[in-house]
RNA sequence: CUAUAUUGUUAGGCAACCGCUGGUGUCGCACGACACGAGAGGAAAGUCCGGGCAGCAUAGAGCAACGACAGUCGCUAACGGCGACCGGAGGCAACUCUAGGGAAAGUGCCACAGAAACGAUACCGCCCGCGCCGCGAGGCAACGGUAAGGGUGAAAGGAGUGCGGUAAGAGCGCACAGCGACGUAUGGUGACAUACGAAGAAGGUAAACCCUGUCGGCUGCAAGGAGGCUUGAACACUGGCUGCUCGUCAGCAGGCCGUUAGAACCCGCUAGAUUACGUUGGCAACAGCGUGGCUAGAUAGAUGGUUGCCCACGACUAAACCCGGCUUACGGCAAUAUAGCUUU
RNA sequence: CCGCCCUUAGCUCAGUUGGUUAGAGCAUCUAGCUUAUACCUAGAGGGUCCUACGUUCGAAUCGUAGAGGGCGGA
Numbered sequence: 001c002u003a004u005a006u007u008g009u010u011a012g013g014c015a016a017c018c019g020c021u022g023g024u025g026u027c028g029c030a031c032g033a034c035a036c037g038a039g040a041g042g043a044a045a046g047u048c049c050g051g052g053c054a055g056c057a058u059a060g061a062g063c064a065a066c067g068a069c070a071g072u073c074g075c076u077a078a079c080g081g082c083g084a085c086c087g088g089a090g091g092c093a094a095c096u097c098u099a100g101g102g103a104a105a106g107u108g109c110c111a112c113a114g115a116a117a118c119g120a121u122a123c124c125g126c127c128c129g130c131g132c133c134g135c136g137a138g139g140c141a142a143c144g145g146u147a148a149g150g151g152u153g154a155a156a157g158g159a160g161u162g163c164g165g166u167a168a169g170a171g172c173g174c175a176c177a178g179c180g181a182c183g184u185a186u187g188g189u190g191a192c193a194u195a196c197g198a199a200g201a202a203g204g205u206a207a208a209c210c211c212u213g214u215c216g217g218c219u220g221c222a223a224g225g226a227g228g229c230u231u232g233a234a235c236a237c238u239g240g241c242u243g244c245u246c247g248u249c250a251g252c253a254g255g256c257c258g259u260u261a262g263a264a265c266c267c268g269c270u271a272g273a274u275u276a277c278g279u280u281g282g283c284a285a286c287a288g289c290g291u292g293g294c295u296a297g298a299u300a301g302a303u304g305g306u307u308g309c310c311c312a313c314g315a316c317u318a319a320a321c322c323c324g325g326c327u328u329a330c331g332g333c334a335a336u337a338u339a340g341c342u343u344u
Numbered sequence: 345c346c347g348c349c350c351u352u353a354g355c356u357c358a359g360u361u362g363g364u365u366a367g368a369g370c371a372u373c374u375a376g377c378u379u380a381u382a383c384c385u386a387g388a389g390g391g392u393c394c395u396a397c398g399u400u401c402g403a404a405u406c407g408u409a410g411a412g413g414g415c416g417g418a
Stems, first nucleotide, its partner, number of pairs: 001340010012310007020039002023036005041316001045327002048325005053220004060246005066216005071085005086100001087098004101211002106209002108205003118158001123150002125146003131140003160176005179200001182197006224267002227257006237251004274293008311314001345417007354370004363401001372388005394410005
């Protein structure tokens, strides 16, 4: 210098003037006026998960159904998220990715080709011990044996090499190597790793049904914010947002009072699992403690415009109940690491 | 703001436990018929199955993420 990887950071700056939406204070004829101070994001986005909050009961129990998830340990309010590690995959490397339980329960499927697609009805081939023919040498070939070789296919019974064995063969036997589950020992909280042992042979597919384990009540701020009193009835019945059972709670009918329209107004609405800094513990995610800060809240929807100066001439995009994540879009800057080239 | 659905040829739609080559109607083109056009008859062309990645021997179909379009809720 080029290429790559990881991490962090920023989101044009300054000044003046004119506006817009809340807040506080003063004046005030309650219309408003003036002053001070505040006013979008890292993703506010997609709405893909999790929670708060609200209503249905203070959301209860069991079974079923349905749905989601799936290595281990930890973090967290919770999660399908995050961190660290284990196993696997990719890359020369830095490093990155991983839907990673079970096919040693059961069922299904594996098109075409092929003999056969998973309880091997074996096409070509190989063999002639047995059988038949022949005096004999020898010959014949399946309704016999074989699964080594060929061929088909993504995949062919699923453990390779050598020796033995046999009519020919075959883990049929043996030696070495390899395989996963099992047992023991060691290390580790654990997934797992290493070593030893004896027995053994299992096609693929669970992003097919399914099995195992864990979790999940429904509806979403267009939630929701109005009921009270009285008389009568009630072991029944109805309802409590998938079905059944149990439990529990509520109600039903009449009368009275209040309310009654409206896509209006007000509340919910923003101080919170909050934020900045320091410190302690932890590899980290994160947690504890201390000090300081208050940082949009609209409801047709504000956060803008003009001018001047500077630069690298400014990408993606903009709150609508709130928060933790994920995913996607995207300009600039910096640091570190790796590989290659060049120079000294 | 919330919920739901769809995307296959120029247009409207099929496509079924994942299977060999993705079809139909209309439209377009060519030929025939006709003096000519239309109708009719015969034939042909035309596909990033919205996109990317994955699972699988194999994906329009299954999974994840995204893009575009539409419907409903006071």
The prediction has a mean pLDDT of 76.
Two RNAs folded together computationally: RNase P RNA and transfer RNA, 418 nucleotides in total.
It holds a member of the Rfam family "Bacterial RNase P class A". The family's RNA type in Rfam is ribozyme.